[in-house]
RNA sequence: UUUAUGAUAAGGCAAACUUAUCGAAAGAUAAGGACGCAAAGCUAUGGAUCUACAGGUUAGAUUAUCCCAAGACUGCCAGGCUGCUAAG
Numbered sequence: 001u002u003u004a005u006g007a008u009a010a011g012g013c014a015a016a017c018u019u020a021u022c023g024a025a026a027g028a029u030a031a032g033g034a035c036g037c038a039a040a041g042c043u044a045u046g047g048a049u050c051u052a053c054a055g056g057u058u059a060g061a062u063u064a065u066c067c068c069a070a071g072a073c074u075g076c077c078a079g080g081c082u083g084c085u086a087a088g
Base pairs, nucleotide, nucleotide: 003086004085006084012037013036017032018031019030020029021028022027035075041081042080043079045078046077047076049072050071055067056066058064059063
């Protein structure tokens, strides 16, 4: 440097769920908790997915329908940047 079916060693992260706070929601943060993870580290750049307050639309009369990302998600898949180990 490459590769990894992650063997070894030392560490790391933390799904569901619960509680609290924030948010219209999706969801986020903190604490508890471990299903899993070799990038489950960072990044919304492309696609996917989720939400729809505001805005628009239709009916209409204050309620409902539909549309929409500028919101969210990197523990959905790619791309970019960085990184532990070193048996083979």